A computed fold for a 132-nucleotide RNA from an Acidobacteriota bacterium, annotated as c-di-AMP riboswitch aptamer (ydaO/yuaA leader). Rfam family: c-di-AMP riboswitch aptamer (ydaO/yuaA leader). Its family is annotated with cyclic-di-AMP binding and regulation of gene expression in the Gene Ontology. It was read from a public genome assembly, where an Rfam model found it. Model confidence (mean pLDDT): 77 of 100. Taxonomically the source falls in Acidobacteriota (Bacteria, Pseudomonadati).

[in-house]
RNA sequence: AAUUAAAUGUCGCCGAAGUUGUGAAAACAACACGGGGGAACCAAAGUAUUGGGGCGCAUCCUGAAUUUCAGGAAGAAGACUUCUUCGCUUUUAGCCCGUCAGCUAACCUCGUAGGCGUUAUCGAAGAAGGAC
Numbered sequence: 001a002a003u004u005a006a007a008u009g010u011c012g013c014c015g016a017a018g019u020u021g022u023g024a025a026a027a028c029a030a031c032a033c034g035g036g037g038g039a040a041c042c043a044a045a046g047u048a049u050u051g052g053g054g055c056g057c058a059u060c061c062u063g064a065a066u067u068u069c070a071g072g073a074a075g076a077a078g079a080c081u082u083c084u085u086c087g088c089u090u091u092u093a094g095c096c097c098g099u100c101a102g103c104u105a106a107c108c109u110c111g112u113a114g115g116c117g118u119u120a121u122c123g124a125a126g127a128a129g130g131a132c
Stems, first nucleotide, its partner, number of pairs: 011117004018031005032112006042102001051100001052097004059073005074092005080129007
């Protein structure tokens, strides 16, 4: 000096998954963010195992293959925040309820996890608002 690995700290990304207080801790509470159930009116014909439904961007089509792969449409994310336009890169899972749930005021109830790293105010233009 370079490379690899580990630990700690800072900054940031996906996501609702954060902040504060008490406490030795576990935990509890408040605020904040997010989900489910649940009238009238409205909507719908529905169910009959070919069940039905929920969270989430995570669906559909074509081809060949029968672990998989490729392409297309559509959806989603990206170092100040929001909106509009263009571009580039990446990505499109998984889980749950248990025969049952349309919307839905009051009301009831649940969650605050997990996993990562663009190399730099990630690219550009316009409008508004902010930080250093």